[in-house]
A computed fold for a 74-nucleotide RNA from a Promethearchaeota archaeon, annotated as transfer RNA. Its Rfam family is "tRNA". Its family is annotated with triplet codon-amino acid adaptor activity in the Gene Ontology. It is annotated as a transfer RNA. The coordinates come from a structure-prediction model, not an experiment, and the mean pLDDT is 81.
RNA sequence: GGGAGGGUAGUCUAGCUUGGUAUGAUUCUAGGCUGGGGGCUUAGAGGUCGCGGGUUCGAAUCCCGUCUCUCCCA
Numbered sequence: 001g002g003g004a005g006g007g008u009a010g011u012c013u014a015g016c017u018u019g020g021u022a023u024g025a026u027u028c029u030a031g032g033c034u035g036g037g038g039g040c041u042u043a044g045a046g047g048u049c050g051c052g053g054g055u056u057c058g059a060a061u062c063c064c065g066u067c068u069c070u071c072c073c074a
Base pairs, nucleotide, nucleotide: 001073002072003071004070005069006068007067010026011025012024020057027045028044029043030042031041032040033039050066051065052064053063054062
């Protein structure tokens, strides 16, 4: 230098094909069960969807640029 894949909550992750309230687990907070702990359970909190721009009524999703990580070729 060329090619492929990845980046989404503190952590891990689904969703992208086919644009329409961002999913689940974990974590944290509060309540309940328990003598306490652990565990179980209910509710809640937590996201500029790597960044910038474009298309669209509407973008995590489509398009362009860019940053970073992994792999392959040279």